[in-house]
Molecule: c-di-GMP-I riboswitch aptamer
RNA sequence: CAAUGUGAAAAGCAACUUACAGGGAAACCUGUAAGGCGCAAAGCCACGGGCCUAAGUUGCGGUAUUAACCUACCGUAAUAUGGCAGCCGGGUUGCCUCA
Numbered sequence: 001c002a003a004u005g006u007g008a009a010a011a012g013c014a015a016c017u018u019a020c021a022g023g024g025a026a027a028c029c030u031g032u033a034a035g036g037c038g039c040a041a042a043g044c045c046a047c048g049g050g051c052c053u054a055a056g057u058u059g060c061g062g063u064a065u066u067a068a069c070c071u072a073c074c075g076u077a078a079u080a081u082g083g084c085a086g087c088c089g090g091g092u093u094g095c096c097u098c099a
């Protein structure tokens, strides 16, 4: 210097739980503290697949009003333009490295 990451060392991250605070309709996200499953990219990017949510929109049903439509409200189904990088693939950057 390169490779490697089975075992070890240094450094790092933190699912989840608890407490406090904040954002969001929700999913979920952010900060601090304590513990901590785990992780050689568990750094970053929603590009492909997948998963979560459904504010808004649309369909259907009901109620009120109406001559009827419209409109409003309630229920229900579909839907991402919202999320998940710690589901997989891909892209991209990078630390340490003894045996």
Base pairs, nucleotide, nucleotide: 005096006099007098012039013038016035017034018033019032020031021030022029023028037086043092044091045090047089048088049087050084051083052082056079057078058077059076060075061074062073063072064071